[in-house]
Order: sequence, then structure tokens, then C1' cells
RNA sequence: GACAUCGGUCGGGCGAUCGCGGCGGGCUGCGCAAGCAGGUUCGUCGAGGAAAGUCCGGGCUCCAUGGACAGGCAGCCAGGUAACACCUGGGCGGCGUGAGCCGACGGAAAGUGCCACAGAAAACAGACCGCCUUCGCGAAAGCGGAGGCAAGGGUGAAAAGGUGGGGUAAGAGCCCACCGCGUCCGUGGCAACACGGGCGGCACGGUAAACCCCUGCCGGAGCAAGGCCAAGUAAGCGGCGAGAGGCGUCCACCUCGUCUGAGCCGCGGGUAGGCUGCUAGAGGGCGUGAGCGAUCACGCUCCCAGAGAAAUGAUCGUCAGGCGGUUUCGGCCGCCUUACAGAACCCGGCUUACAGACCGAUGAUUCAC
RNA sequence: GGCAGGGUAGCUCAGCCGGUUUAGAGCACGGCACUCAUAAUGCCGGGGUCGCGGGUUCGAGUCCCGCCCCUGCUA
Repeated sequence: GACAUCGGUCGGGCGAUCGCGGCGGGCUGCGCAAGCAGGUUCGUCGAGGAAAGUCCGGGCUCCAUGGACAGGCAGCCAGGUAACACCUGGGCGGCGUGAGCCGACGGAAAGUGCCACAGAAAACAGACCGCCUUCGCGAAAGCGGAGGCAAGGGUGAAAAGGUGGGGUAAGAGCCCACCGCGUCCGUGGCAACACGGGCGGCACGGUAAACCCCUGCCGGAGCAAGGCCAAGUAAGCGGCGAGAGGCGUCCACCUCGUCUGAGCCGCGGGUAGGCUGCUAGAGGGCGUGAGCGAUCACGCUCCCAGAGAAAUGAUCGUCAGGCGGUUUCGGCCGCCUUACAGAACCCGGCUUACAGACCGAUGAUUCAC
Repeated sequence: GGCAGGGUAGCUCAGCCGGUUUAGAGCACGGCACUCAUAAUGCCGGGGUCGCGGGUUCGAGUCCCGCCCCUGCUA
């Protein structure tokens, strides 16, 4: 140096001209004026690391609000944070030669369900081939009956601890050693957990990204939320219908029916305007300190889009960079500056997309010099 | 901008909750039969990246995660 791993930064700089959007000022126009914002001009500001997906967590606003259930989400431990499904450090497991990377990582001895096909047997184990004992038949090979066994074969994703030895008729945790598992104790650690020792002869298959159990958290909707102003809420139709009146019934009153009917509710129909919320914030930069770190504290400093369906672009010069050609190795010429993508109430994350460039740290028994 | 629903054959859908058998149905398409012929009808057949990628599981259209696309609602 290559290759690889991890972390971080940038994603053209400067100048000129023209153009677009916001804000402030001048001129002009309109208006008696307050003022309005049509035109023009000056100043100033004007996209991102993801502005994206809308997947999490919050702020903010309105509504709701006795609690619980239901439902949803998170699950090793400790810390950070406004909060989180994020981040940091650690533990355990897996992958890699290594730097390092990945992990939905509580509970299957609380209960229920499921485990196709194959296979003798799939969870209250079981016996097809096989091994052994014994009885009967047979000349023998072998066949049949009774019993013992689960080592070996075979099936399967999975076969009821594994390996080795002893033991036995053959075998078997039947016994022993080591490993695994369970349980108790001790030591270290805040903890997850690790290490050591004793005991137990094995009791406990897998699946919780199946139901479920345990622990913790969560009220709902969203800036098209919400507030103010202007305008509009008409005609017509349907329902309920106080009071009063008319008509019918009746000698009369009450009652009942019906008509008119204020008012209320619904349908129908109207508006698609203005102001506000709106951008100074869990904000950016630098420095110092605490901490392994995420992060926190303090000091100084900066103001950095707020627009209506929506502006940030184009050209030229120059510098820088990349590629190609050429070279007398000084240089010269040509081309390109691109990728992903664009704010819409605002933050913190995650995920996804991305041409290219730069910086730092690290890696094995690797490669080249 | 915000919030919901969906993607399975050429078309319209079921299967998904509750996992394991060859992924089915109707229409459409092809062949045969019936008919003088066509239609209808009957029989047979072809046709699937279950939107894409990854994970869980012995096993995924189905369960989980991440992307892509479509549709609807909302002043």
C1' cells in the first nucleotide's frame, strides 16, 4: 500500500447578471382619514441528511374523564432521556481466523391446544427388524409358544439424557467417571450473571412471531386540531307540538277527532373567504468540567424558510475535484460536477433511498513491495 | 397534510381469524360430445413469483418485521 471492519464529516467554494418567495423600508397608486397592497425599487433571509415512509415516542390543541374489564404495546440487567419500540455500557447465546457483527433474549415443573407424512411408537411412551432365556416340533436350517430387553438397525424436524467403562443370559442410570440438567450453599458483582462446592440417578421433547400466565406502560382525536371575524344557514318536505281559536260530535261543559299553529328536531340547501395557531426551540456553534460511554452541567456566542397548493432556479467566469487523451514530466487539451431527493404545526428517534469525496481508529498464521 | 382499507389465475372473489391434504369457485380460453349448423348444455384440460424481501416454525397464501403499489375517508 492492498483487502477488510468500525466511527465520523461533506455531498461543490467564490464572484457577476437575470429570475422566484417571505419580511422591512422608500417611491407611486387608491382613499376625507385610519389605512390598503396594485406596481416599482432598495436591504435582508430563503431546504435536507434523509425534508421521504408516516413506523415508534413526545410537545401543542380540542373533546372526554369514578374505577375496573376489554384491547394494544414493551419484555436479559443497569444507566441516559421529556418520552420511546431509541441510545450507551454490561451479561448470555450465535456467526467470523480477526478487528468486529447479529439476537422478538420473561415463563413450556400454572393450564389448554397442536406436532401433517413416514414410522411399531409423537408425550400416561412404544416394540417392526433385532438381542437373550426357556418350552415344543424338526435330521438340520429353521418355525411356533411363553417371558426378559431396548444396545444396534430402520422412520422422522424431533424417538424420552450424551460419551466412555463396569456389569449382565441379553440389556438398561442397574453402578461408576466426566459432561448436561435440577436443587441447595458459598464467593464476586448494584444487577443480569459468572465461578466453586455439596446433593439428586434423570423426574423435565418441541412450539408462547398458538391461546395464555407474569411484570410494566397506554383516555380519544388530530394544525383539514383549535380560536376570532365576515358571509350564509333560503324555499320546500317530514316528525313532535304548548297555548289559543275554528269545525265536527253534544242541549251545554269536559273529553275525543280534525284544521290553523309559535317553537324544537331532522332532511334539504349555503359557504370553499380573511386573521390567528406559525415558528426562539427538549434550538445551533465554540469552549471548560463530570462520566468508560450515551449524556449532563456551566460559560460565551448566533437567529437559521414560515409563504396561498406551495418560492430557493438559470447562465457566465474562476477555483477545486473527477475521468479521458497527450507529454520534452513543467504542463496542455477535451468532457463532467452528477446520486437520492425537495420543508407544509414543531421536536427526539427508527427504517428506507443515495453518484462520489475526505478524515480517524482497528484486524488475522492474508497478499504485494 | 392527516387517517383507514386492500393486493390470490386474463377478470370477479373464497381460503387468512384457527398453519401441514394437490391453493379452489364462477366467468373467460382450448379440446371432445350433442346439432344440418350456431348458441345453450354435458365431459375433459391448460393457466398461479398468493405484490416484493427477510424472519419464526419440521412446515407460511395464512403468523411477525421492513419495503412497493392501489383505493377510500377527512375542511
Model confidence (mean pLDDT): 78 of 100. Two RNAs folded together computationally: RNase P RNA and transfer RNA, 444 nucleotides in total. Rfam match: Bacterial RNase P class A. By type it is a ribozyme.